[in-house]
């Protein structure tokens, strides 16, 4: 070059006429005008994780259940990010990983095979004349078969015994630690699979902005069913404990719950100055953090955030022409996953092949 | 706007992938219908764990379904 691999960005621009929400100032006949500002994303989307917020009594523990899972470290907090470790794939740059425990238990491995786990011998090898006994090197089965390779040994063979290499233990040696190294040591100590129950160490109270507050309009305190010392109801939710309220011990009224039916569906808060943007300088490998300056950047409530026209940009096409990804805020942030026409910038790599 | 569940053959509904129903074909009847007997037809999509996936696990797709406020 061409190809690859990480990372970070943009994802239509001017101009003109028309309208639309929110705001601010002036002006009004209080209907409204008129002028200025401001008006969707990188995922606003999926509702998948964690918060913020608010409401359950500022009384709770306890089981049962849900999530997490190598180490360190950011972090309001996460199941997220960052940096390391170990496995793995890749010639590399990198990239991937649900990566505690299978000697706590329990249950499961079909089919095939001699055996699927404190086993066992089909064939085969050696010993016998045979019954009968050793073996586990060799074939063969499987997804998975009790350390691997060599040399010795032996009837024949086996960690039986040696050297490598793998394992497990002990020390030291660097590392915060995950781990790594080295020296010595034991003949090897028991398959797989926990995205099977379980265990073991953390973590977690439950609903959600239709939360939840004020105000106003309205309507039938109408009906049916259930409750009471063996106490009933109801609450922080599945269960038990314990609390704190309410009601009954006259069972009639009353009150407490379920449920059927009635009524209003209108107005403000919450609702946008915030873990908040952007720039410099500083700590740090980096996530991130900290300090000064600046900047205010959508709040509508069925739901504004737009149409139209022209000139370019880009894409298909010989031309006419046609198209211009995905997608669209609804209490708010931090991630993650997904969906994405096309472009731009940096930094790395080097296996083939050509200069 | 926010919660919750489902997805298996035309439909229905279990989990050793097997019934009913329909539908196709044949038989029996002069026909037709009931009846018999036969073969067809499938786990939502992708992906991951495992020897092995309807099943466990992840992502996405489609579809049910409940939540307003007073007293």
């Nucleotide at each position: 070059a061409a190809g690859g691999u990480u990372c970070g960005c943009c994802g239509g621009g001017u101009g003109a006429u028309c309208g639309c929400g929110c705001u601010u100032g002036a002006c009004u006949u209080c209907g409204g005008u008129c002028a200025g500002g401001u008006g969707a994303g990188g995922a606003a989307a999926g509702u998948c994780c964690g918060a913020a917020c608010u409401u359950c009594a500022u009384a709770g523990a306890g089981c049962a259940g849900a999530g997490c899972g190598c180490c360190g470290g950011c972090u309001a907090a996460c199941g997220g990010c960052c940096g390391g470790g170990u496995g793995u794939g890749g010639u590399a740059a990198c990239g991937c990983a649900a990566c505690g425990g299978a000697a706590a238990g329990u249950g499961c491995c079909a089919c095939a095979g001699a055996a699927a786990a404190a086993a066992u011998a089909c064939c085969g090898c050696c010993c016998g004349c045979a019954a009968g006994g050793g073996u586990a090197a060799g074939g063969g089965u499987g997804a998975a078969a009790a350390g691997g390779u060599g040399c010795g040994g032996u009837a024949a063979g086996a960690g039986c015994g040696c050297a490598c290499c793998g394992c497990g233990c002990u020390u030291c040696c660097g590392g915060u630690a995950a781990c790594g190294g080295a020296a010595g040591u034991g003949g090897c100590a028991g398959g797989g699979a926990a995205a099977a129950c379980c265990c073991c160490g953390c973590u977690c109270g439950a609903a959600g902005c239709a939360a939840g507050g004020c105000c106003a309009u309205g309507u039938a305190u109408a009906c049916c069913g259930g409750g009471a010392g063996u106490c009933c109801g109801c609450g922080c939710g599945g269960c038990u404990c314990g609390c704190a309220c309410g009601g009954c011990a006259c069972a009639a009224a009353a009150c407490c719950c379920g449920g059927u039916g009635g009524g209003u569906a209108g107005g403000c808060c919450g609702c946008c100055c915030g873990a908040g943007g952007g720039a410099a300088u500083g700590a740090g490998u980096a996530a991130u953090c900290a300090u000064u300056c600046u900047c205010c950047c959508a709040g509508a409530u069925a739901g504004a955030u737009g149409a139209u026209c022209a000139c370019c940009g880009c894409c298909c096409g010989c031309a006419a022409g046609g198209g211009u990804a995905c997608a669209g805020a609804a209490u708010u942030c931090g991630g993650c996953u997904u969906a994405c026409a096309g472009g731009c910038g940096a930094a790395c790599c080097g296996g083939a092949u050509u200069u | 706007g926010g919660g919750g569940c489902u997805a298996c053959u035309g439909c229905u509904g279990a989990g050793c992938a097997g019934g009913g129903u329909a539908a196709a074909a044949a038989g029996c009847u002069u026909u037709g219908g009931a009846c018999u007997u036969u073969a067809u037809a499938c786990u939502c999509u992708g992906g991951g764990u495992u020897u092995g996936a309807u099943u466990c696990c992840c992502a996405g797709u489609a579809g049910c379904u409940c939540c307003a406020c007073c007293a």
Source information: Model confidence (mean pLDDT): 80 of 100. Predicted 3D model of RNase P RNA and transfer RNA as a complex of 426 nucleotides.